[in-house]
RNA sequence: AGAGUUUGAUCAUGGCUCAGGAUAAACGCUGGCGGCGCACAUAAGACAUGCAAGUCGAACGGACUUAACCGAAAUGUUUACAUUUUGGAGCGGUUAGUGGCGGACUGGUGAGUAACACGUAAGCAACCUGCCUGUUAGAGGGGAAUAACAGUGAGAAAUCAUUGCUAAUACCGCAUAUGCCAUAAACACCACAUGGUGAUAGUGGGAAAGGAGCAAUCCGCUAACAGAUGGGCUUGCGUCUGAUUAGAUAGUUGGUGGGGUAACGGCCUACCAAGUCGACGAUCAGUAGCCGAACUGAGAGGUUGAACGGCCACAUUGGGACUGAGAUACGGCCCAGACUCCUACGGGAGGCAGCAGUCGGGAAUAUUGCACAAUGGAGGAAACUCUGAUGCAGUGACGCCGCGUGCAGGAAGAAGGUUUUCGGAUUGUAAACUGCUUUAGACAGGGAAGAAAAAAGACAGUACCUGUAGAAUAAGCUCCGGCUAACUACGUGCCAGCAGCCGCGGUAAUACGUAGGGAGCAAGCGUUAUCCGGAUUUAUUGGGUGUAAAGGGAGUGCAGGCGGUCUUAUAAGCGUGACGUGAAAUGCAGCGGCUCAACCGUAUGAUGUGCGUCGCGAACUGUGAGACUUGAGUGUAUUCGAUGUCAGCGGAAUUUGUGGUGUAGCGGUGAAAUGCUUAGAUAUCACGAAGAACUCCGAUUGCGAAGGCAGCUGACAAGGCUACAACUGACGCUAAAGCUCGAAAGUGCGGGUAUCGAACAGGAUUAGAUACCCUGGUAGUCCGCACGGUAAACGAUGGAUGCCCGGUGUUUGCGAUAUACAGUGAGCGCCCAAGCGAAAGCGUUAAGCAUCCCACCUGGGGAGUACGCCGGCAACGGUGAAACUCAAAGGAAUUGACGGGGGCCCGCACAAGCGGAGGAACAUGUGGUUUAAUUCGAAGCAACGCGAAGAACCUUACCAGGGCUUGACAUAUACAGGAAUAGCUAAGAGAUUAGUUAGCUCUUCGGAGCCUGUAUACAGGUGGUGCAUGGUUGUCGUCAGCUCGUGUCGUGAGAUGUUGGGUUAAGUCCCGCAACGAGCGCAACCCCUGUCCUUAGUUGCCAGCGAGUAAUGUCGGGAACUCUAAGGAGACUGCCGGUGAUAAAUCGGAGGAAGGUGGGGAUGACGUCAAAUCAUCAUGCCCUUUAUGUCCUGGGCUACACACGUACUACAAUGGCCGCUACAGAGAGAAACAAGACAGUGAUGUGGAGUAAAACUCAAAAAACGGUCUCAGUUCGGAUUGAAGGCUGAAAUUCGCCUUCAUGAAGCUGGAAUUGCUAGUAAUGGCAGGUCAGCAUACUGCCGUGAAUACGUUCCCGGGCCUUGCACACACCGCCCGU
Repeated sequence: AGAGUUUGAUCAUGGCUCAGGAUAAACGCUGGCGGCGCACAUAAGACAUGCAAGUCGAACGGACUUAACCGAAAUGUUUACAUUUUGGAGCGGUUAGUGGCGGACUGGUGAGUAACACGUAAGCAACCUGCCUGUUAGAGGGGAAUAACAGUGAGAAAUCAUUGCUAAUACCGCAUAUGCCAUAAACACCACAUGGUGAUAGUGGGAAAGGAGCAAUCCGCUAACAGAUGGGCUUGCGUCUGAUUAGAUAGUUGGUGGGGUAACGGCCUACCAAGUCGACGAUCAGUAGCCGAACUGAGAGGUUGAACGGCCACAUUGGGACUGAGAUACGGCCCAGACUCCUACGGGAGGCAGCAGUCGGGAAUAUUGCACAAUGGAGGAAACUCUGAUGCAGUGACGCCGCGUGCAGGAAGAAGGUUUUCGGAUUGUAAACUGCUUUAGACAGGGAAGAAAAAAGACAGUACCUGUAGAAUAAGCUCCGGCUAACUACGUGCCAGCAGCCGCGGUAAUACGUAGGGAGCAAGCGUUAUCCGGAUUUAUUGGGUGUAAAGGGAGUGCAGGCGGUCUUAUAAGCGUGACGUGAAAUGCAGCGGCUCAACCGUAUGAUGUGCGUCGCGAACUGUGAGACUUGAGUGUAUUCGAUGUCAGCGGAAUUUGUGGUGUAGCGGUGAAAUGCUUAGAUAUCACGAAGAACUCCGAUUGCGAAGGCAGCUGACAAGGCUACAACUGACGCUAAAGCUCGAAAGUGCGGGUAUCGAACAGGAUUAGAUACCCUGGUAGUCCGCACGGUAAACGAUGGAUGCCCGGUGUUUGCGAUAUACAGUGAGCGCCCAAGCGAAAGCGUUAAGCAUCCCACCUGGGGAGUACGCCGGCAACGGUGAAACUCAAAGGAAUUGACGGGGGCCCGCACAAGCGGAGGAACAUGUGGUUUAAUUCGAAGCAACGCGAAGAACCUUACCAGGGCUUGACAUAUACAGGAAUAGCUAAGAGAUUAGUUAGCUCUUCGGAGCCUGUAUACAGGUGGUGCAUGGUUGUCGUCAGCUCGUGUCGUGAGAUGUUGGGUUAAGUCCCGCAACGAGCGCAACCCCUGUCCUUAGUUGCCAGCGAGUAAUGUCGGGAACUCUAAGGAGACUGCCGGUGAUAAAUCGGAGGAAGGUGGGGAUGACGUCAAAUCAUCAUGCCCUUUAUGUCCUGGGCUACACACGUACUACAAUGGCCGCUACAGAGAGAAACAAGACAGUGAUGUGGAGUAAAACUCAAAAAACGGUCUCAGUUCGGAUUGAAGGCUGAAAUUCGCCUUCAUGAAGCUGGAAUUGCUAGUAAUGGCAGGUCAGCAUACUGCCGUGAAUACGUUCCCGGGCCUUGCACACACCGCCCGU
């Protein structure tokens, strides 16, 4: 410090999300030790039990106990003594009660509270203060009670009543007393309004208590002053949200008298007045203890108020007072309520938001521990007692900090795991192994400080120290698609699941689950929740509003905010200095203590941005005073206009009325119909009526604040501009509320109503048509008076002021003379510099540079909706949310694709023609159906006579049945054996099995080759996936396109080049141009064909010469011609003319066999269709392995109600049949083509010359010509069927082809819709070849005969270029709306 996410991509807007830090946390997995902290956030819910506030006998009388002591009695004995009993007094001890002090502190909680509650700074001249400190003075003398106690009584109890006795530092008078209190005077000083302080005199009032001690003395007591401490009250400022809470208030605001208080005060009361608060937010509602501080942040800020500290409030809920220095009192009292407990039912007891603990609630929060040793507190003279405050320990990884779980060496890089291209890689020096060390832990020994002189230590036998043994006892969690560090395998197959956002998963998932590996943190790691940050996403620092959300419809204007020039004063703001305060803790810096750190200490520093006080300054702002003229206003003089209101007038048009002329239609539409019309329409003429609107002028024109304003005239108003510089002298700008205006539609009342015309009716259109179109037509449209208050009320641009280059047009002024193209104002437009802007654009009329004020915005939807309130007669308007939901919504621009948008152009695309197909029969392919199987693939064009250039077996992949399992086929190893192989016999449907016969080569003599068997690796698969792939192919399309480098332009995607003007079949070429060049395509180079030449001359040819034959280039010979096949020539817009920019080119012409790429072929740019093919082949992965492999027999691929495609044959006379007779090209031939001859009606057979081919053969062309038939289901047509044959082949039944005879079906030119073709083409005729044993209406080629038409580009289809729109980008087969 940023990142992800809207798009095909881009920029900007804008939201959502992430990375950081933090926590009184909780949950999941895991868990070694120690230190320091923290621990009911929810039910201020209810609480069993124990403890948390007592102490003083040195205030008091008793009670109990008791050493020494005194007395009495009894007994024993010598007297005296001893013993026992009993009484008195009594040191000491214990203590219920009276009394004193303390229970107002400490501790807990945050319910209430929006408040002088808190914070901060002041004030009290309006106050109090026990204990403590200092000072002064004093304590004389009396009295009456009462608890305890004893007795009586009541009650279950708690407790109470009553009689009697008694003490005090308990209580009450009296005396004394001040500088105390009260009262009324006068003095001095001071002050801040009431006043305060000091001293003085008079009058009145008010005190006391003793205890201990041998004593000195000590502790108490009373009065007063002062201090300290702690409180009380008042005030300035600050302190959450809501206006969908706008008015609130009667003790309310103030005054006087009185009361009350420590004290001021409506604090209370009586009377009087009517005030007081509020847009600077009263009141009301909601929420909340406040602060020091904590977290976060660069800061400004935002959030929080656990722990620690200060303040406040509360103590089961509500109310009340008492006592006291202090309370309206957590562990006191009284009353009421709820709840719990006891009860003899009459009545009583209680209050954990103290420490533990229990139940409950909850995601969730600890021990019914030890000690007063320390610190602190209460009481006491003290010893001491009490202290769940506190000090410690226990539980909890809840947080922070520290330590450990070993260290060094160690490569056969072990085993195992994972992965693999099988070579390896990785886990990994990791382990093992060797050596070393012992913190923490264990055991043993010693053993603190914490307590200033002695005794007394909960923690604690703790911290710490020493010794011993031994690597021994100690690592997990999350993540690995991007953000975000870290990747592979398997499983799964839109399932299971993940996910913070984008998103992942539909059979090769780095995103799910597991494993290996890796990354991060580490006794923790993740998740969830919350806060700040990132977020400049509420913008003071630091945002915006023409189109992204956002300028109020406009004006006026109170409050408010802001405000021209000069002088002077002041010092409120402002600046500066000093002082006080800003508690401590915290945070920062320094130093120091626990081994370090966390933590802690510090009479060290700085900070604490605030508030208050006192000086100083006077530029700026404010304020007071004075002056000025440029802002503003006034005046005088012109001028401008569809500016407003009122009144009057005008013509054209429309409709309508009356009359005339006139006759059959009019009207309306895409086409019609409804409608009007023979009762006379429409049309036309004349006259009349009514209402509304004002043609031309008329325009980037003018006026107005906006809405808006248009015939003419008048009246009354308002405004702008200009000139002058006479007057005022800052009087200004803006403007929340308020007020006014405000198109159209709409509403109320009253008029008016010609046209037009919601609603409504009818006619059409349509699947429907509550619409668009037509015929009618009511409200309304018009006027007056009211209401309403909204519009894309728009320049989608608030108002004001100043400043900042120019050009051009226009409206309306001015001056003067320079007469116009000049100057100077005010408007209305266009184009541009700078600048601005996301861009498009704006650009002195800013969206530029600045100042001031107002309004408005903060993701999309929900929604301008709901509720509430306000306005309105209503319609409705104004104000204006939330739940929920999405990760976008939206702006500008870019490239494509698309458009029943535009322009230009092309193509058998249409048109013009010719012939078909669609109807029939048959052939063939496909679908469907059927079947054991009818193997599989191909599916719009671009599947369907396609893969298949030929399924009887084979092919064959399918089905049934029968067999085999290292296999039909390949390689390798080991062992055993043998030639291989061929023939024969038997069984079987065959595969196969059994038997038998014949039968090797090389050799270094080891063996090898070849084969069989067994075993192991493996083979095999036409099994799946063409959406995992290679290769190949189709298609757009032989369409003219597709790109790159450098430069330039743009923030960028991109653009330019490639667009433009011409031209072309062509991005073909020329010209122009911020482009200049280049590449893949086009063209050309290649092949065939058309003309000629040269060469060559057999198997081809034969003109001339010769020979020969019945005849034939048959022979000699020839090389002319044809032809063959090699090489050349030729055509290039080269030449001429027109057009054109003098270019490219085009039109015409000449010559030429051929003329403008001559004709045809091959050749297919970047790419598109997840196009086709895993069944040509290759191949990843998956599946199968006595089968999805392989062998065999038979069947099937040939089925058949039907539907479609492609062909063939026809329907006939341009024909059929018969006869006769010419001319091709290109091919093929050895398991082949086969002549002549013979046989057969024929298919064909017999036999066989010749030919590996310019030689022989296939081989006959069809046409043409002549005859006949005469329009018929025929002498057309040939399907189907019967019979008899032929050929191939082991085999012709399923299932071949051919021949002959006989049979003779449909069909008489084909509906909608549709196809091919532009010249040697269509049409038509035959021939050949490949495949092939046989089988051709198919396919691939060949030649013969040989047309018609094209005006043209409006339309259909496809395509190219430019442009425009776009909410499409899976790209119109899109997107998307309603039901």
Predicted 3D model of a 1379-nucleotide RNA (small-subunit ribosomal RNA) from an uncultured bacterium. The prediction has a mean pLDDT of 84. The sequence is in RNAcentral, with records from ENA.